Large-subunit ribosomal RNA, domain I from Halostreptopolyspora alba, 594 nucleotides, folded computationally.
Lineage of the source: Bacteria > Bacillati > Actinomycetes > Streptosporangiales > Halostreptopolyspora.
The full RNA is in RNAcentral, with records from ENA, Rfam and SILVA.
Model confidence (mean pLDDT): 83 of 100.

Context: one part of a larger RNA
RNA sequence: GGCACACGGUGGAUGCCUUGGCGCCAGGAGCCGAUGAAGGACGUGGGAGCCUGCGAUAAGCCUCGGGGAGCCGGCAACCAGGCUGUGAUCCGGGGGUGUCCGAAUGGGGAAACCCGGCGGAUGUCACGAUCCGUCACCACUGUCUGAAUGUAUAGGGCAGUGGAGGGAACGCGGGAAAGUGAAACAUCUCAGUACCCGCGGGAAGAGAAAGCAAGCGCGAUCCCCGGAGUAGUGGUGAGCGAAACGGGGUGAGGCCAAACCGACCACGUGGAGAAGCCGGCAGGCGUUGCGUGGUCGGGGUCGUGGGACCGCUCGGCCGGAGCUGCCGCUCCGGCGGGGAGUGAUCAACCGCGGGGUCAGCCGAAGGGCCUGGAACGGUCCGGCAUAGUGGGUGAGACUCCCGUAGGCGAAGACCCCGUGGCUCCCGAGCGGGAUCCCAAGUAGCACGGGGCCCGGGAAAUCCCGUGUGAAUCGGGCAGGACCUCCUGCCAAGCCUAAACACUCCCUGGCGACCGAUAGUGCACCAGUACCGUGAGGGAAAGGUGAAAAGCACCCCGGUGAGGGGGAUGAAAGAGAACCUGAAACCGUGUGCCG
Numbered sequence: 001g002g003c004a005c006a007c008g009g010u011g012g013a014u015g016c017c018u019u020g021g022c023g024c025c026a027g028g029a030g031c032c033g034a035u036g037a038a039g040g041a042c043g044u045g046g047g048a049g050c051c052u053g054c055g056a057u058a059a060g061c062c063u064c065g066g067g068g069a070g071c072c073g074g075c076a077a078c079c080a081g082g083c084u085g086u087g088a089u090c091c092g093g094g095g096g097u098g099u100c101c102g103a104a105u106g107g108g109g110a111a112a113c114c115c116g117g118c119g120g121a122u123g124u125c126a127c128g129a130u131c132c133g134u135c136a137c138c139a140c141u142g143u144c145u146g147a148a149u150g151u152a153u154a155g156g157g158c159a160g161u162g163g164a165g166g167g168a169a170c171g172c173g174g175g176a177a178a179g180u181g182a183a184a185c186a187u188c189u190c191a192g193u194a195c196c197c198g199c200g201g202g203a204a205g206a207g208a209a210a211g212c213a214a215g216c217g218c219g220a221u222c223c224c225c226g227g228a229g230u231a232g233u234g235g236u237g238a239g240c241g242a243a244a245c246g247g248g249g250u251g252a253g254g255c256c257a258a259a260c261c262g263a264c265c266a267c268g269u270g271g272a273g274a275a276g277c278c279g280g281c282a283g284g285c286g287u288u289g290c291g292u293g294g295u296c297g298g299g300g301u302c303g304u305g306g307g308a309c310c311g312c313u314c315g316g317c318c319g320g321a322g323c324u325g326c327c328g329c330u331c332c333g334g335c336g337g338g339g340a341g342u343g344a345u346c347a348a349c350c351g352c353g354g355g356g357u358c359a360g361c362c363g364a365a366g367g368g369c370c371u372g373g374a375a376c377g378g379u380c381c382g383g384c385a386u387a388g389u390g391g392g393u394g395a396g397a398c399u400c401c402c403g404u405a406g407g408c409g410a411a412g413a414c415c416c417c418g419u420g421g422c423u424c425c426c427g428a429g430c431g432g433g434a435u436c437c438c439a440a441g442u443a444g445c446a447c448g449g450g451g452c453c454c455g456g457g458a459a460a461u462c463c464c465g466u467g468u469g470a471a472u473c474g475g476g477c478a479g480g481a482c483c484u485c486c487u488g489c490c491a492a493g494c495c496u497a498a499a500c501a502c503u504c505c506c507u508g509g510c511g512a513c514c515g516a517u518a519g520u521g522c523a524c525c526a527g528u529a530c531c532g533u534g535a536g537g538g539a540a541a542g543g544u545g546a547a548a549a550g551c552a553c554c555c556c557g558g559u560g561a562g563g564g565g566g567a568u569g570a571a572a573g574a575g576a577a578c579c580u581g582a583a584a585c586c587g588u589g590u591g592c593c594g
Base pairs, nucleotide, nucleotide: 001593002592003591004590005589006588007587008586009585015579016543017542020514021513022511023510024509025508026507027506028505029503030502031166032165039101040100041099042055043054044053046079047078049075050074051073061095062094063093064092065091066090070083071082072081106115107114108113116135117134118133119132120131121130122129137163138162139161140160141159142158143157144156145155170201171199172198173197174196175195181188185235211218212217222249223248224247225246226245232240233239253495254494255493260298261297262296263295264294265293266292267291268290269289275288276285277284278328279327280326281325282324283323303473305438306437307436308435309432310431311430312429313428314427316335317334318333319332320331321330322329337426338425339424340423341422349421350420351419352418353417354416355415356414357413358412360408361407362406366381367380368379369378370377382399383398384388390402391401392400444468445467446466447465448464449463450462454480475490476489477488478487479486530537531536550578553565554564555563556562
C1' cells in the first nucleotide's frame, strides 16, 4: 500500500409526513378611480428588528349586531403596565380618521421632496411660523367680454357638467411579422397568428331582412350538435375550407328622418277690388299675408307597400282656447277607462312581504380488563345513527374534542322575487288614389385594393381609395358574370335583454394529481438574496419530542469550541449542525497478501 471483515466519521439519498402547489366542479362576484384608484414611501407598539394591521384619532376610534372568559396580532420569549360579566379580546354590518408619493391636478421635481398665491384660524409687540380650505389641463354647455376691421370672427374671462389613471383573461377596432410547411423556393403556408396601439364592458360584438330559399316555403341576432373535411378553393402542390338546411339553447322587439300642420326667428316680397284672422251668417280687426332658410312641438315609421292628404263611420264626463255672438269643428288640460314598467322601447324613487349573501347557534351515543411511555390497539359487554365525510387528541376513535346529518339565526348592508304606492303611454276603423314624402355626392359604374371557401377567375355579394354619378313606388336592390321572366326584399339613420366568451377575486367541494431536485419561480419573510448601467434574469432553504420535560448539578477545557458523567424522556445512537440516515469519500482495529 492492496483486499476482506468489524466498528465509526462524513454525507443527506431513501422511507414516512405536509403548512404549499396543480387540475377541475358548483355557486357567487365581475369593474376600481378627482368623494383621489391600482401600487407604494414613511411612519405607527412602554421597551420594537422584520412580517401583519393601521394612518398624526396610526396593531387602532364610534356605532349596531354576534359571542361568552379570558385578553393586550405573528416570529417570541422576557420586563413593565393595563383591559375584562357595566361583557373585554375576537367575528360580522355601517360610519369616522386616513401623513406623503402615485392619473397626481397650485408651481417645480432626480416619485414619496422643494417652493408658492388667495380666504379663514392659531400664535407673536410685529415679522417669520403653524393649521384648515382652495388654486392643473382638456372637452361640452351656458354666459360675459372682445382685436386687426364697421358688423362679425379669432382670442380672453366666469359658472356648471364630464374626462384623465389602473385592471388576470375574455371583447371590438387600427396596425402587423418571421422561424416554419411546401421535404429547395418565389405565388401559397405559418396567419390576420405572435407582437404593438386605441377603446369598452361585466360581458363585448351582432341584431329586427334592400335576408335566405326555390316554383315548396322560412321569418332579427348569437351559441351548440350535425350538414362536412362535404361543396369549393389551391405552384389543382403543401394546404385552406364554407353555406343553405335539420336538431337544440335562448327568445323581444322598438325609436327616428321626410311629406303635412303649428309656433318663433331671420331674409326677401307686398300698399291691393286684396290676401288673412278654423267652417257657415253677421260684426269687427287688419300686414297679422306669401316665399325661402333655421329651431322647437305635433305627425309618422312601412313592403299583403307605408305614410302625408281627402272623405265617411263610431267614440264617456268636466273645464279652457281658437277676435266677438249662435251652431258646428279642432286643439289643450283634468277625471274616468285601458295598457305598460324599472327596461332596449322616457325615467326616478319609496313602502310591505318572502328568499339569499355578509357573523353565528343547537346538534345523538362507552365503560371494564390486557399490552404499552401513552390506547385511538386487543378483548368482554353496551349504545347512537337523517350523524360510520373529514380533522385532532401521547399508536389505528361512529359513541373524547372540533365537526358531520338534520335544524335554527341578523339590529344593519347588499342582491333577487312578489306586491302596492308611484311613474309613463293611449282614440279606433273603413274608403279614395289626383298630388306630396319615404335617408345623395348615396347606390351604381370605371380604375386600384381588401375581405368572403372563392389565389382575378365566368366572379356575384360585402368593405375602402380616386374619379364619375342615378331613381322616389309606373321607384329600387337581390336571387353567383350578364339578359328575360319569376320570386324575395326595401339600402344609404339609431337602440336592443337572454342564450354564447373569460376568471385577477369570494365561498364550498372533488382528484387512479405532486409530495420538498416533485408540485407554482416561491410549502420557509420570494419575485426575496444575488447578478445586470438597464430592459431583465433569478435562486437555495421544510421535519427534536406526545409534551421543552430544550440537559439542574459535577468534571476536562481558554470563564472556549467540544466532550464525559448525571438528569429529563418510551427513546438523547431524538440534544437543537436535532425523524429515518443509503452511496461516494475519510478513519480505527483485526486477518491475509506484499